[in-house]
RNA sequence: GAGUAAGCCGGAUGGUCGCGGGCGCACAAACGCGCCUGAGGAAAGUCCGGGCUCCACAGGGCAGGGUGCCGGGUAACACCCGGUGGGGGCGACCCCAAGGAUAGUGCCACAGAAAUGUGUACCGCCGUUUGAGAAGUGGAAUCCCACUUCUCAAACGGUAAGGGUGGAACGGUGCGGUAAGAGCGCACCAGCGGUCAGGUAACUGGCCGGCUAGGUAAACCCCACCCGGAGCAAGACCGAAUAGGGGAACGAUGGAGCGGCCCGCUCUGUUCCCGGGUUGGUUGCUAGAGGCGCCAGGUAACCGGCGUCCCAGAUAGAUGACCAUUCAACGACAGAACCCGGCUUAUAGGCUUACUC
Numbered sequence: 001g002a003g004u005a006a007g008c009c010g011g012a013u014g015g016u017c018g019c020g021g022g023c024g025c026a027c028a029a030a031c032g033c034g035c036c037u038g039a040g041g042a043a044a045g046u047c048c049g050g051g052c053u054c055c056a057c058a059g060g061g062c063a064g065g066g067u068g069c070c071g072g073g074u075a076a077c078a079c080c081c082g083g084u085g086g087g088g089g090c091g092a093c094c095c096c097a098a099g100g101a102u103a104g105u106g107c108c109a110c111a112g113a114a115a116u117g118u119g120u121a122c123c124g125c126c127g128u129u130u131g132a133g134a135a136g137u138g139g140a141a142u143c144c145c146a147c148u149u150c151u152c153a154a155a156c157g158g159u160a161a162g163g164g165u166g167g168a169a170c171g172g173u174g175c176g177g178u179a180a181g182a183g184c185g186c187a188c189c190a191g192c193g194g195u196c197a198g199g200u201a202a203c204u205g206g207c208c209g210g211c212u213a214g215g216u217a218a219a220c221c222c223c224a225c226c227c228g229g230a231g232c233a234a235g236a237c238c239g240a241a242u243a244g245g246g247g248a249a250c251g252a253u254g255g256a257g258c259g260g261c262c263c264g265c266u267c268u269g270u271u272c273c274c275g276g277g278u279u280g281g282u283u284g285c286u287a288g289a290g291g292c293g294c295c296a297g298g299u300a301a302c303c304g305g306c307g308u309c310c311c312a313g314a315u316a317g318a319u320g321a322c323c324a325u326u327c328a329a330c331g332a333c334a335g336a337a338c339c340c341g342g343c344u345u346a347u348a349g350g351c352u353u354a355c356u357c
Base pairs, nucleotide, nucleotide: 001357002356003355004354005353006352007351008350009349011326012325013324014323015322016321017320019038020037021036022035023034024033025032040333044344045343047342048341049340050339051338052231053230054229055228064227065226066225067224068223069083070082071081072080073079084098085096086095087094088093099222100221104220105219106216107215108214122163123162124159125158126157127156128155129154130153131152132151133150134149135148136147137146138145139144171189172188173187174186175185176184190212191211192209193208194207195206196205197204198203235283236282237281238280245274246273247272248271249270250269254268255267256266257265258264290309291308292307293306294305295304297302
C1' cells in the first nucleotide's frame, strides 16, 4: 500500500421554548408549579419462527404446504454454532436449495447417423464377394488364359479408435492386442459395488471386483421429518342520552288506518322488568425466552448459579424547534403502535482488534 474477518459509534456540551408518560404539591374539577423519564441498529420489508388471545378439534389417514449433508444449540425456525463434501481466491478467507437419477414417468430445442432404446454407421478404417482398369510373372505364342499386387466402383458385413455435430456421444490416458477395432487384456486415474479399519455421524483411508448406459428432482415423483385457522382492529369488562327488541301488569274494550258495511289485518297509552348493543371509557399494554457484572460448563452457538438494574407506552398518535460553542463534518439510512428470536434490505462518515498478501 492492497485486502480479509469480528465488533463498536453514528454527533457532543450549554441555554430558551414546546410535547407524551409517571410521581409529588395544590385543587371541587380543569388550568397550574416542581422533579424524573421519553425511538433504532435497523423501530423498515412483513419474509420465516415462537409467545399471547379467540375459534375449531376423539383417534388415524388422504389432500395441500414446508424443510432437506452430519452433529449440536434453541421456546421455535428456512436461524445460529461446529464439522463433512463441493466450488472460488496466491492468501487471510468466502460461497453452496448439498436427500434419492439403481422405484417409476416425463423432458433434453437446433445441429447431428444416433440424445438413452441392449439403439445408432454420415465421413473414415477393415474384411468378403462381384465387376472394371493398370503393372508384373507364367503358359500358349502376339489381341487369349491363369496367378500376384495396386487402383476404382457396387453389394453384404465388422468397427464408436479417428473426423464431424452438440452443453453433453456410453469412463479417461498409455501400452498390448486385432483384419480394423473394442475393458478385449494390462498399468495408472475417475466412478460404482463389496469388504475391512477409523469416526456419534456426514465422510475418509486400505483391499477386492472390469462392474462402467449421460444430464435434469427450484419437472412430476419417491423417502424422512414438520405444519389446524385467524390475528391486539386478537380478546375481556363497563355502558349514557336518544332510538329500537322481548315480557308482565293496569286501563278503556277504546282511538287511528285499509273498507260502502261486517269480519279481519296493521298501528297506537302508562308503569315495571329483561337482555342485546352504537358513540365513548377501562383493560389487554409492557418486568421481559429482559439488560449489565462476576463465577462455573462447553471449541463454539449456548447454558447454569449468584448479584444488581428498571429501560417509551401514545390512541390520530409525544419523542421537536431555535440559538451559541465545538468536531474534518450542519451530519447518512431512517420514526415505536401486543411482545420476543431471526433473516433480508437501507445506511454519510468514523473508530478498535486480529490476520493475509